[in-house]
Transfer RNA from Slackia heliotrinireducens, 73 nucleotides, folded computationally.
It was read from a public genome assembly.
It matches the Rfam family "tRNA". The family's RNA type in Rfam is transfer RNA. Its family is annotated with triplet codon-amino acid adaptor activity in the Gene Ontology.
Taxonomically the source falls in Slackia (Bacteria, Bacillati, Actinomycetota, Eggerthellales).
Model confidence (mean pLDDT): 82 of 100.
């Protein structure tokens, strides 16, 4: 110093023909139980590592860039 892959909800992920972001797990709330779990019914939670660009429109395409992993030198 060069290549590749990964950064998305608290946690692990999932969104490849570019159309106003999802699931499982946690979490609150009820119901249910003499209480707990269990199970059922609803809820709240991210502006997608960060920055500019293309577009009507961007997690999804371009460019810089950060931090992690792996290769090469």
């Nucleotide at each position: 110093g060069g290549g590749c892959g990964g950064a998305u909800a608290g946690c692990u992920c999932a969104g490849u023909a570019g159309g106003u972001a999802g699931a499982g797990c946690a979490c609150c709330u009820g119901c249910c139980u003499u209480a707990c779990a269990c199970g059922c019914a609803g809820g709240g939670a991210g502006u997608c590592g960060c920055a500019g660009g293309u577009u009507c429109g961007a997690g999804c395409c371009c460019u810089g860039u950060u931090c992690c992993g792996c290769c090469c030198a």